[in-house]
Context: one part of a larger RNA
RNA sequence: CGCAGGAGACUUGAAGGGAGCUGUCCUUAGUACGAGAGGACCAGGAUGGACGAACCUCUGGUCUACGAGUUGUUGCGCCAGCAGCAGUGCUCGGUAGCCAUGUUCGGAAGGGAUAACCGCUGAAAGCAUCUAAGUGGGAAGCCCCCCCCUAAGAUAAGGUCUCCCGUUCUCCCGCACUUCGGUGCAUGAGACCACAAGACUCCCUGUAGAUGACAGGGUUGAUAGGCCACAGGUGGAAGCCCUGUAAAGGGUUGAGCCGAGUGGUACUAAUCAGUCGAGCGA
Numbered sequence: 001c002g003c004a005g006g007a008g009a010c011u012u013g014a015a016g017g018g019a020g021c022u023g024u025c026c027u028u029a030g031u032a033c034g035a036g037a038g039g040a041c042c043a044g045g046a047u048g049g050a051c052g053a054a055c056c057u058c059u060g061g062u063c064u065a066c067g068a069g070u071u072g073u074u075g076c077g078c079c080a081g082c083a084g085c086a087g088u089g090c091u092c093g094g095u096a097g098c099c100a101u102g103u104u105c106g107g108a109a110g111g112g113a114u115a116a117c118c119g120c121u122g123a124a125a126g127c128a129u130c131u132a133a134g135u136g137g138g139a140a141g142c143c144c145c146c147c148c149c150u151a152a153g154a155u156a157a158g159g160u161c162u163c164c165c166g167u168u169c170u171c172c173c174g175c176a177c178u179u180c181g182g183u184g185c186a187u188g189a190g191a192c193c194a195c196a197a198g199a200c201u202c203c204c205u206g207u208a209g210a211u212g213a214c215a216g217g218g219u220u221g222a223u224a225g226g227c228c229a230c231a232g233g234u235g236g237a238a239g240c241c242c243u244g245u246a247a248a249g250g251g252u253u254g255a256g257c258c259g260a261g262u263g264g265u266a267c268u269a270a271u272c273a274g275u276c277g278a279g280c281g282a
Stems, first nucleotide, its partner, number of pairs: 001153001005164007016148003021049007033038001051106005059100004066093005071086006110144003117137004165281001166192001168191004174185004193279001198276004202218005223269003226265005232258003239252005
């Protein structure tokens, strides 16, 4: 810009893409078959491999804004206690998130037209012949079925619902009617009155993300931060007291600290505002 007014939702699905794998075991049945050795079709069930998708309850990684231990050194006047630096100094754990080695699920079933091939009826060609007319069966393959599409620029631009906007006035031109005063419809121009529905900017953000976009929220508010509670992690803070000559141990104490999690709470910040958007639609 288009989709013949504008807008908000919800949709249909032309087209496109994905998937499509397979083993072993059991029953049928030691049956059919076979002298025996051996050993089925068909049908039903169980359990795997590889591959793929989603997810984080479990298992396990990571978790440099979490907790603890510890070495050297510097500083806070000293002790104690802390902080900086040394690859996060090193080490031990670890929430959310992300992830696989973890968990769940998938390939199925079904329909249609067929390939090779197997048929029925059947002439040309008194026979024969699946083919010439006609008519069946038949594959992991093809088309559907299954999944995805932020797939209607599918310009053949789809559908449904809902919302919004002067039946104002004046003039010009045309048509129709006319009681000849005008009336109705339509074209163009103008005046006055609305500035709609809605969208965007802006701001607080994240289930989104390079930026746009998308999604949630903006005081009629739980959107983020803070605070409170809880979950969860670390693992028993500092100070003081007791015991011990001391190193240290014990008590206060499941303590103290605590990123992302869950719930609550307007304390802080989403203030104020601006822009676009029409007059019933060739």
This is a predicted structure of a 282-nucleotide part of an RNA (large-subunit ribosomal RNA, domain VI) from a candidate division WOR-3 bacterium. Its Rfam family is "Bacterial large subunit ribosomal RNA". Gene Ontology terms of the family: ribosome and structural constituent of ribosome. The coordinates come from a structure-prediction model, not an experiment, and the mean pLDDT is 85.